[in-house]
Molecule: small-subunit ribosomal RNA
Organism: uncultured bacterium
RNA sequence: AGAGUUUGAUCCUGGCUCAGGACGAACGCUGGCGGCGCGCCUAACACAUGCAAGUCGAACGAGCGAGAGAGAGCUUGCUUUCUCAAGCGAGUGGCGAACGGGUGAGUAACGCGUGAGGAACCUGCCUCAAAGAGGGGGACAACAGUUGGAAACGACUGCUAAUACCGCAUAAGCGCACAAUACCGCAUGGUACCGUGUGAAAAACUCCGGUGGUAUGAGAUGGACCCGCGUCUGAUUAGCUAGUUGGUGGGGUAACAGCCUACCAAGGCGACGAUCAGUAGCCGACCUGAGAGGGUGACCGGCCACAUUGGGACUGAGACACGGCCCAAACUCCUACGGGAGGCAGCAGUGGGGAAUAUUGCACAAUGGGGGAAACCCUGAUGCAGCGACGCCGCGUGAGCGAAGAAGUAUUUCGGUAUGUAAAGCUCUAUCAGCAGGGAAGAAAAAAUGACGGUACCUGACUAAGAAGCUCCGGCUAACUACGUGCCAGCAGCCGCGGUAAUACGUAGGGAGCGAGCGUUAUCCGGAUUCAUUGGGCGUAAAGCGCGCGUAGGCGGCCCGUCAAGCGGGGUUUCAAAUCCAGGGGCUCAACCUCUGGCCGGACCCCGAACUGGCGGGCUCGAGUGCGGUAGAGGAAGGUGGAAUUCCCAGUGUAGCGGUGAAAUGCGCAGAUAUUGGGAAGAACACCGAUGGCGAAGGCAGCCUUCUGGGCCGCCACUGACGCUGAGGCGCGAAAGCUAGGGGAGCGAACAGGAUUAGAUACCCUGGUAGUCCUAGCCGUAAACGAUGGGCACUAGGUGUGGGGGAGCAUCUCCUCCGUGCCGCAGCCAACGCAUUAAGUGCCCCGCCUGGGGAGUACGGCCGCAAGGCUAAAACUCAAAGGAAUUGACGGGGGCCCGCACAAGCAGCGGAGCAUGUGGCUUAAUUCGAAGCAACGCGAAGAACCUUACCAAGUCUUGACAUCCUUCUGACCGGUACUUAACCGUAUCUUCUCUUCGGAGCAGGAGUGACAGGUGGUGCAUGGUUGUCGUCAGCUCGUGUCGUGAGAUGUUGGGUUAAGUCCCGCAACGAGCGCAACCCUUAUCUUUAGUAGCCAGCGGUUUGGCCGGGCACUCUAGAGAGACUGCCAGGGAUAACCUGGAGGAAGGCGGGGAUGACGUCAAAUCAUCAUGCCCCUUAUGACUUGGGCUACACACGUGCUACAAUGGCGUAAACAAAGGGAAGCAAAGCUGUGAAGCCGAGCAAAUCUCAAAAAUAACGUCUCAGUUCGGACUGUAGUCUGCAACCCGACUACACGAAGCUGGAAUCGCUAGUAAUCGCAGAUCAGAAUGCUGCGGUGAAUACGUUCCCGGGUCUUGCACACACCGCCCGUCA
Repeated sequence: AGAGUUUGAUCCUGGCUCAGGACGAACGCUGGCGGCGCGCCUAACACAUGCAAGUCGAACGAGCGAGAGAGAGCUUGCUUUCUCAAGCGAGUGGCGAACGGGUGAGUAACGCGUGAGGAACCUGCCUCAAAGAGGGGGACAACAGUUGGAAACGACUGCUAAUACCGCAUAAGCGCACAAUACCGCAUGGUACCGUGUGAAAAACUCCGGUGGUAUGAGAUGGACCCGCGUCUGAUUAGCUAGUUGGUGGGGUAACAGCCUACCAAGGCGACGAUCAGUAGCCGACCUGAGAGGGUGACCGGCCACAUUGGGACUGAGACACGGCCCAAACUCCUACGGGAGGCAGCAGUGGGGAAUAUUGCACAAUGGGGGAAACCCUGAUGCAGCGACGCCGCGUGAGCGAAGAAGUAUUUCGGUAUGUAAAGCUCUAUCAGCAGGGAAGAAAAAAUGACGGUACCUGACUAAGAAGCUCCGGCUAACUACGUGCCAGCAGCCGCGGUAAUACGUAGGGAGCGAGCGUUAUCCGGAUUCAUUGGGCGUAAAGCGCGCGUAGGCGGCCCGUCAAGCGGGGUUUCAAAUCCAGGGGCUCAACCUCUGGCCGGACCCCGAACUGGCGGGCUCGAGUGCGGUAGAGGAAGGUGGAAUUCCCAGUGUAGCGGUGAAAUGCGCAGAUAUUGGGAAGAACACCGAUGGCGAAGGCAGCCUUCUGGGCCGCCACUGACGCUGAGGCGCGAAAGCUAGGGGAGCGAACAGGAUUAGAUACCCUGGUAGUCCUAGCCGUAAACGAUGGGCACUAGGUGUGGGGGAGCAUCUCCUCCGUGCCGCAGCCAACGCAUUAAGUGCCCCGCCUGGGGAGUACGGCCGCAAGGCUAAAACUCAAAGGAAUUGACGGGGGCCCGCACAAGCAGCGGAGCAUGUGGCUUAAUUCGAAGCAACGCGAAGAACCUUACCAAGUCUUGACAUCCUUCUGACCGGUACUUAACCGUAUCUUCUCUUCGGAGCAGGAGUGACAGGUGGUGCAUGGUUGUCGUCAGCUCGUGUCGUGAGAUGUUGGGUUAAGUCCCGCAACGAGCGCAACCCUUAUCUUUAGUAGCCAGCGGUUUGGCCGGGCACUCUAGAGAGACUGCCAGGGAUAACCUGGAGGAAGGCGGGGAUGACGUCAAAUCAUCAUGCCCCUUAUGACUUGGGCUACACACGUGCUACAAUGGCGUAAACAAAGGGAAGCAAAGCUGUGAAGCCGAGCAAAUCUCAAAAAUAACGUCUCAGUUCGGACUGUAGUCUGCAACCCGACUACACGAAGCUGGAAUCGCUAGUAAUCGCAGAUCAGAAUGCUGCGGUGAAUACGUUCCCGGGUCUUGCACACACCGCCCGUCA
């Protein structure tokens, strides 16, 4: 000294929370020793028992009386008498009991603190001074007797002493009264002294030393009283007061005083907070804080108050008395029921209350107190001990060496790592505790006397022995892993953790912190500058009263003089002790104790005079007045004008008018609307008209008149600070609303109807009442806003505009004053912004704010006719609420642009049958995954068994598969037989290699355990791969610059492009990933090469490029060329680029492909593979047979075939490309109607083969029909593949011949060699495509255009969204 927490991020405002210190504490876990302290904060609740105030015989009279002496009786050790008598005493008397000890209920007060006062007081014991004590008297207790009562306690009679009580004498420098003089004081008055009158004293005891008593004065001590200042909260307490305020007489007190009383007067207190209510003992001090402050008032000390509650006095020097009295009340106890007794807030102790607070201890040895001459007695004051980690302080639980880094434990990537020199082991020491021995000071300088205490302390021996826990480990905040748990259990001071990999829960290991303690809780201060004096704010975060006038108050111009209140300096005094601070000293240190010095504040005195203030005098610049001008919707009253609307009357005139997005309600043939003329009524004033004017604000608009307020300018005559602000107070105050009475054209809440709508108590339409208008009176609020209180001064400018003045001959320019706007510098601000009209810099005054909600609400009060207004909380609840700005996303916001996005077209899908996939249903199982676009002919480029993961049944358990170990065998493979649904199983036959002969390798059987195995779970733990936005044009970085910052700039702007493509401009300059290009293919040409390809020319020929030959052409496949806006014209900015043209096979990216930026969707996949964790282990693994994945009321997606004549069928004929082929493709030939079969040439392929291309064209037929369309379904018979076609294959032949006649709402694809249409091939594959991937053939239509739908890009704007509009959020209900 700060930190966490509002946001995607930022800055600010702002609250909440934390880290520190403290404590009379309590609770949880734990606990070795000692010292010093502290210990009912609650029930001022009730108390059993014991103790806490007595003492004096040297005040007094009895009584008892150890002992001593003398005597008597005599049973010589007993009784009795007298004298002396220590001692003990109830009673009388004296002193004390008013101290000491306890508590904090009451008290907001002269109670306390502090400083003063007396000319208004008292003071026992003590000290000092000086004086005196003479002589008498009468009683009452005790005691004795009688007597009452249960008791407590009395009553009567009689006797008696005193330092008890009462007269008398004496008495001053004592008191009182009267009078005089002197001096003094602010006043009442005081002091001194003289005189006269009057009043009041005493006690004795004695050991002869003294002690005690009386009166007076002084001192000391203690106390009473009065005053200044200070002393909590509430105004939702604003008025209080009758002995009240004062006076006079009287009374009363120690003393002043309404302290009391009678009379008189009517005062006294209060916004500087009276009264009332609530709370509270006050202070020195204690805690905290840098301080200023804030909180507290335990222990110790001072004061006060109280003693069961309330009241009262007595005694006394002192009390209205804690352990005294009386009365009343409550409670408790005793009782013979008549009556009595009691007061722990003394020390212990008990019950109760409570989270909670101790022993019915020892001693008067010390200190102190009471009594006494003293000895001494008393003392729960006090000194000590006991209990309690309650606090502070100190000490210990060992020290050194010790690596095989032991064991154990935890973890692990299984290698290790950690615990950890820690332990063990060796060496050493003995503080504390324990044992033994010695043994204080405290005692007061003769002796004696110690509760504590055989304590502190010292010495010796002995053993590492007896002595460590608590909290925490996500961030704040030092400290991390494993397991368990699975939004459960739980944690949490704030933020927040926990939904299967939790460093945040629980446990363990490890670590961090403190340590005989550690945490938690409560409370206080701090941090919090978060009530801001030091030291805050108010345009938008909370906060300027709606505006003015003005009272109190606050503040206030220039000069001179004076005073000295504030202010400054010096001195005196006080601020008790303790505490605190500094420096010393003593307990071994420390805590603790102790000595010396110091501290804020208050009071008084002296000095100073700059500033503030008081008083006096002056000044003119502030302010005001006057004179002369001037602008204006400033206000009030009266009058007046035209346009328009509506209504009425009359004319013309006919079928509609009106209204809307479209309509309807409504009006109209009884004549509307329209139009012409006349009239009535009310309200408002077009144009001028304007970031123009006026006004304090609200507000003010046709024109004229009257009355009236204010401003501005000019002159500088007058007054002479007369000023500013303004709590309360008073006034003004839009609209709506209220009361009474008018008025009412238009408009128009409510209301009615018509529409809209899911509904429509709305928006739209037709009507329409209050109201709007006037007069009088209320209301008193508004986003009453510039969200900005008023005044004064100062601080760059530029440019408009309203009013006035001046200068220059002035249409124009300049200067100046006052208003009203915009832009802008410095400065300010969190930023936005403000910026001479400040939100800048200063001064003065007022108002207001202190987290959000609850709430501007409740209650109370005031105002109002009411509506309501003003003032204005709390409980409870949240950790935020908020301001400004940033980046995104979003908008049924805007601008620009693109895309088969729409439009324009073509062909489909949706209807039928079938195929295929999905959902659903079914099932023993119908394995699993994929789910809008971006799942659904998808994984699957091909489920009869296998596949296969599913189901049923039968089997195996180191296993179907891998490595290692032990043992046996020589194999394994294969064959045979039995068994079985099959695997499994049983029996049997045959049978290894190398060798150094030890064995080794290999294989099999058996066994053991490590392990195998899992298409089991988690794609939300992952890698990899993929989809999608999207082949959309974007996504970023470095440096610089701007901004407090998030961020911005660059990347925006003007053009252009398919493109962030390029050009220009620009605080940016560059760069990267994307775009484009480089790659493949296709279109043209050249060149090289020429077989298995080709054949122009030549020859041969079986007529087949078949052969010779050739490589020109086609073609093949290598290398090149070619296209670049290069050329021309126009447009554009002379650019980029665009449009057109030439040439060219191809033209502006030539066509197609591959190529997919930063990222988004917790998108898909754990079942391709890999993989963490979890789970199964005679099973969730493995083998086998059979079944299932092929089921079927239904729904959807994707396809095929059709519905026919642009067609079907038949006949004969023509033209491809790209591919495949050895477990293969298979020609020719023969057989079969055919699928196919038999045979098999050729070909690992530009050679052979699959292989026939089909649509097409030609000819023939059919003639519009459920057909010669269509082919489903079904029957029979077959072919092929395969171990096997029942479930469940494809194909063939014959027969059968269903639906369907172009398809609702809706919806998909496509812009050219494209759509459409036609066939061919391939992968997978034993067999099994209408799917998929490729190939070629034929070959269109249309695009005006970008308003709309969908998606995307970019700029801008709004935003309370950021999981980002599938957002956020409001109300009702559950």